[in-house]
Context: one part of a larger RNA
RNA sequence: GCCGGCGACUUCACAGUGCUACUUUGCUUAAGCGCAGUCAAGCGCGAAGGCUUAGUGAAAGCGAGGGUUAAUACCCCAAACUUUUAAGUAGCAUUGUGAGACCCGAAACCAGACGAUCUUACCAUGGCCAGGAUGAACCCUGUCGAAAGGCAGGGGGAGGUCCGAACCCGUUGGUCUCGCAAAACCAUGGGAUGAGCUGUGGUAAGGAGUGAAAAGCUUGUCGCGUCUGGAAAUAGCUGGUUCUUCCCGAAAUAGCUUUAGGGCUAGCGUGGUAUUUAUUGCAUCGGAGGUAGAGCCACUGAUAAACUGGUAAGGGCCGAAAGGUCAGCUAGUUUGUCAAACUCCGAAUGCCGAUGCAAAAUAGCCAUAGUCAGUCUGUGGGGGAUAAGCUCCAUAGACAAAAGGGAAACAACCCAGACCAUCGACUAAGGUCCCUAAAUUUUAGCUUAGUGGAGAAGGCAGUGGUUUUUCUGAGACAGCUAGGAGGUUGGCUUAGAAGCAGCCAUCCUUUAAAGAAUGCGUAACAGCUCACUAGUUGAGGAAAACCGCGCCGAAAAAUAAACGGGGCUAAGCUAAAUACCGAAGUCAUGGUUCUAUGCCAUUUUUUUGGCAUAGAAGGUAGGGAAGCAUUCCGUAUGCGAUGAAGAUUGACUCGCGAGAGCAAUUGGAGCGUACGGAAGAGAGAAUGCCGGC
Numbered sequence: 001g002c003c004g005g006c007g008a009c010u011u012c013a014c015a016g017u018g019c020u021a022c023u024u025u026g027c028u029u030a031a032g033c034g035c036a037g038u039c040a041a042g043c044g045c046g047a048a049g050g051c052u053u054a055g056u057g058a059a060a061g062c063g064a065g066g067g068u069u070a071a072u073a074c075c076c077c078a079a080a081c082u083u084u085u086a087a088g089u090a091g092c093a094u095u096g097u098g099a100g101a102c103c104c105g106a107a108a109c110c111a112g113a114c115g116a117u118c119u120u121a122c123c124a125u126g127g128c129c130a131g132g133a134u135g136a137a138c139c140c141u142g143u144c145g146a147a148a149g150g151c152a153g154g155g156g157g158a159g160g161u162c163c164g165a166a167c168c169c170g171u172u173g174g175u176c177u178c179g180c181a182a183a184a185c186c187a188u189g190g191g192a193u194g195a196g197c198u199g200u201g202g203u204a205a206g207g208a209g210u211g212a213a214a215a216g217c218u219u220g221u222c223g224c225g226u227c228u229g230g231a232a233a234u235a236g237c238u239g240g241u242u243c244u245u246c247c248c249g250a251a252a253u254a255g256c257u258u259u260a261g262g263g264c265u266a267g268c269g270u271g272g273u274a275u276u277u278a279u280u281g282c283a284u285c286g287g288a289g290g291u292a293g294a295g296c297c298a299c300u301g302a303u304a305a306a307c308u309g310g311u312a313a314g315g316g317c318c319g320a321a322a323g324g325u326c327a328g329c330u331a332g333u334u335u336g337u338c339a340a341a342c343u344c345c346g347a348a349u350g351c352c353g354a355u356g357c358a359a360a361a362u363a364g365c366c367a368u369a370g371u372c373a374g375u376c377u378g379u380g381g382g383g384g385a386u387a388a389g390c391u392c393c394a395u396a397g398a399c400a401a402a403a404g405g406g407a408a409a410c411a412a413c414c415c416a417g418a419c420c421a422u423c424g425a426c427u428a429a430g431g432u433c434c435c436u437a438a439a440u441u442u443u444a445g446c447u448u449a450g451u452g453g454a455g456a457a458g459g460c461a462g463u464g465g466u467u468u469u470u471c472u473g474a475g476a477c478a479g480c481u482a483g484g485a486g487g488u489u490g491g492c493u494u495a496g497a498a499g500c501a502g503c504c505a506u507c508c509u510u511u512a513a514a515g516a517a518u519g520c521g522u523a524a525c526a527g528c529u530c531a532c533u534a535g536u537u538g539a540g541g542a543a544a545a546c547c548g549c550g551c552c553g554a555a556a557a558a559u560a561a562a563c564g565g566g567g568c569u570a571a572g573c574u575a576a577a578u579a580c581c582g583a584a585g586u587c588a589u590g591g592u593u594c595u596a597u598g599c600c601a602u603u604u605u606u607u608u609g610g611c612a613u614a615g616a617a618g619g620u621a622g623g624g625a626a627g628c629a630u631u632c633c634g635u636a637u638g639c640g641a642u643g644a645a646g647a648u649u650g651a652c653u654c655g656c657g658a659g660a661g662c663a664a665u666u667g668g669a670g671c672g673u674a675c676g677g678a679a680g681a682g683a684g685a686a687u688g689c690c691g692g693c
Stems, first nucleotide, its partner, number of pairs: 001693006011099014026051003032045004055062002065077003102240002105237001109230006120204009129194001131163003134159001138155007167191003172187004206222001208218003243627006253266005267371002269368005276361002280358008293345001294343002300339012315326004374399010404415003419591004424587003430581003433566003439578001441577006452568001458552002462549010479536005485509003490504003515530001519528002592617010628682001630679010646666005652661003
């Protein structure tokens, strides 16, 4: 890992509600006994007991009354009466409470025992330490010395001394990591006469021991050992929780909470009951309101500029000073602008009430769930940076709990809500060259950028369109030919300044026209050029604004990876037209179930069956209804060695389904059916448990 088996809402007591039975001449048995039986369940007997028929008081007690009290008062409980309502008991179902309370799961806490064969410390008694090095005290001899003593040699053999095996340890690196090994191996390293190592025996332990102290060690266990018990500790937490079909179908919100991943009440679901218009929708009428918008000499504030008045201590400027003046501050006026906490104004929606209608809807009451982590999108806002697949509200939708078609793929976007079947039809969104179902469809334009098929500010004689102004056969615009002069090198400045470094002025003349010069250029001149003019040429030209589609701006990381691909100049874009494709939508045909209504039959009432018509049938948590299967029991009735149960196989039959039957083979002794009853009553998941492979 697979296969098989086992594996989770139970039982008792009390209480609420519903249903059933009996009764109002109340209901009910428990142990036990008898019958029957493999055990159990069962049937009959069995009123002992329980609830009820009267309450009240702490009680004695009293009693349709009782208690309180001095009280016959008040008050409390009860009865009776009137109206409304029936009441009691037992069983079953469901919910709640208490218990292990659906099942498995802690870490922990407490008690009593068992452990020092590991390890820590100590006690008793034994054992062990190759070899080499160093050479303390002390002693002797020699020599020197007056002596103290010095020096030299010899002997000696100290030390938590040195080097290094055994032995003890475990520094660094590697190997190993289902290992040789639940701590090893290889190399390297530390101690190695000592606070040394070690054998045997003994002593000390669980809030206790031991500890050269690491909260270390106390048998692979230690910030309180192990085992057993309390014990099914507790777990607002995680996981798991087993057959079918049918009907309905949520929530992720509010308030409170040592509360925030838990709960309680409300909200939203389901079942029942019951009625009506209380609910819902639409229309009409009547209301409250201060949002969007708008506005601001209508308030409160903010705010740009100008002007006017006041003030001007300190500051700037002028001044010798006096003083003047300016910025500033402040009030007002005019023009202009702004506001969630401004409003002279002011919608649409929504909300409240009334009336009417409804083919529609189901308030109320009873019982009983789940939900309290929501998510995205559009819209209105707060926070943030008018960031976030961000966060917090409101509102609508979707997802959640919704499949189908489209968006290449894609919970939350667009279309659309799947009862079942059909090799039928029509459409939605979206599409119609090929992949790929359907137009290489029609008409008129635009785009040349593969724009389409990512992107801003900004830039653009790209191109199409609209508009305005202006020049133009008295010749425009562009080109070409020619002129573009004189006073004068204007004055100043300057080394120079001659149109052209800079400053000032910018006139006059000749002219068809020509600036005291538009730009190059020179050291300064020179030179070239322009404005301006004539000629030539001969038809449109110039400037500006707006709109459509393009262009540049455009450099990144998985892959050509920014059309799904091929490919496309339309198979791109704009406007229009027709046809077609396209979904589980709609229609058609057939079928199933449910609900309502009607009819027929049936039934002691409840009912049950059939037919017709209309409507309905996505679904998580969850509620409700009807069934299937398993084991056992009762009653009735059957099958079986001419083969029971069980097993294997089937393309067969029946049932919507859980399942049931049939057949063949196997098997070898028990097993069904009908109607009832009772449950150890259904497995694929729990790192489930046991077994097999």